[in-house]
């Protein structure tokens, strides 16, 4: 100094809007049609840096598998860490619409 890895899934939470479904208004009188998300709600999205749980990964250990090694499932046990600043209360995308969701552990510095 460069490179790589820093994993996934599910379930829930902070949160988020309004295609649905109920509320409210209004006009009808067929139970429909318009407006309200600044309407508490069902149902729905939903966090890298939030939490829970399997899985995956990497070390040790034992037997087994081979003539022996590497190597392979198989049990046991340990680890899976850290995540600051500014950019930005931003910009774009997706869905009906938004969001701590995607871009994005992004670009820049530490």
């Nucleotide at each position: 100094u460069g490179a790589a890895a820093g994993u996934g899934c599910a379930c829930c939470u902070a949160g988020g809007g309004u295609u649905c479904c109920g509320c409210c208004g209004c006009c009808a009188g067929c139970u429909g049609a318009c407006g309200g998300g600044u309407c508490u709600g069902g149902a729905c999205c939903g966090a890298g840096u939030g939490g829970u749980g399997c899985a995956g990964g990497c070390g040790u250990u034992g037997a087994c598998c081979u003539a022996a090694a590497a190597g392979g499932g198989c049990a046991a046990u340990g680890c899976u860490a850290c995540a600051c600043c500014g950019u930005a209360g931003a910009a774009g995308g997706a869905u009906a619409a938004a969001a701590g969701c995607c871009u994005g552990g992004g670009c820049g510095g530490g």
Predicted 3D model of a 110-nucleotide RNA (Guanidine-I riboswitch aptamer). It was read from a public genome assembly, where an Rfam model found it. Its Rfam family is "Guanidine-I riboswitch aptamer". From the family's description: This family represents a conserved RNA structure found upstream of the ykkC and yxkD genes in Bacillus subtilis and related genes in other bacteria. On this family, see Battaglia et al., RNA 2017: "Structural basis for guanidine sensing by the ykkC family of riboswitches".